A computed fold for a 75-nucleotide RNA from a Fidelibacterota bacterium, annotated as transfer RNA. RNAcentral holds the sequence, with entries from ENA.
RNA sequence: GCUGCCGUAGCUCAGUGGUAGAGCACUCCCUUGGUAAGGGAGAGGUCCGCAGUUCAAUCCUGCGCGGCAGCACCA
Numbered sequence: 001g002c003u004g005c006c007g008u009a010g011c012u013c014a015g016u017g018g019u020a021g022a023g024c025a026c027u028c029c030c031u032u033g034g035u036a037a038g039g040g041a042g043a044g045g046u047c048c049g050c051a052g053u054u055c056a057a058u059c060c061u062g063c064g065c066g067g068c069a070g071c072a073c074c075a
Base pairs, nucleotide, nucleotide: 001071002070003069004068005067006066007065010024011023012022013021018055026042027041028040029039030038048064049063050062051061052060
């Protein structure tokens, strides 16, 4: 330099046009003599950025940024 894949909650990931969810973690409550385990409720997101397409974009397209992998080049 070229190609491919990925970027979503604190972490690991789903969702792939109709406005975002799970598990773990966190907060409160129940249970216990007290922990752990278990049960109930809750909070937490500019979906990497900008532009485009669309009535509507996390999702499609382009350009960037970041990560991973492969290939190539120089010496």